The RNA shown here (transfer RNA) has 73 nucleotides and comes from Methanobrevibacter millerae. The RNAcentral record of the sequence draws on ENA. Rfam family: tRNA. The family's RNA type in Rfam is transfer RNA. Its family is annotated with triplet codon-amino acid adaptor activity in the Gene Ontology.
RNA sequence: GGGUCUGUGGCCUAGAUGGUAAGGCGCAUUGCUGAUAACGAUGAGACCGUGGGUUCGAAUCCCGCCAGACCCC
Repeated sequence: GGGUCUGUGGCCUAGAUGGUAAGGCGCAUUGCUGAUAACGAUGAGACCGUGGGUUCGAAUCCCGCCAGACCCC
């Protein structure tokens, strides 16, 4: 230098054919307990690496850039 893939709440992961984000762990409150843990209930938390484009509408399509992994030279 060239190519492929990945980038989603604090962490891990899901999200066929574009219709606006799901689950687990963790966290907060609460029930239970003498108390903790465990267990039950409720709740908060991401607009999807970043900047544009297409579209009525994009995490999902297109382009640039950034970061990471792997391959080639």

The coordinates come from a structure-prediction model, not an experiment, and the mean pLDDT is 82.